């Protein structure tokens, strides 16, 4: 240089083009406990890497760009 893959919550990951983008862990608050742990309840936390396009509707499709990984000369 060329080709392919990945990018979504603090972390690990879901989501067939269609309901308010969800789950586990973690965090915070509460219940329980003499205290802590365990367990239970609740809450917060998102520019779906950036930009543009297609569509009534985009995490999803297309273009471009950035970052990371793999292969190849």
């Nucleotide at each position: 240089g060329c080709g392919c893959c990945u990018g979504u919550a603090g972390c690990u990951c879901a989501a067939u083009g269609g309901a308010u983008a969800g789950a586990g862990c973690g965090u915070u608050g509460g219940a329980u406990u003499c205290c802590g742990g365990u367990u239970c309840c609740a809450a917060a936390g998102g520019u779906u890497g950036g930009g543009g396009g297609u569509u009534c509707a985009a995490c999803u499709c297309c273009c471009u760009u950035c970052a990371g990984g793999c292969g190849u000369g």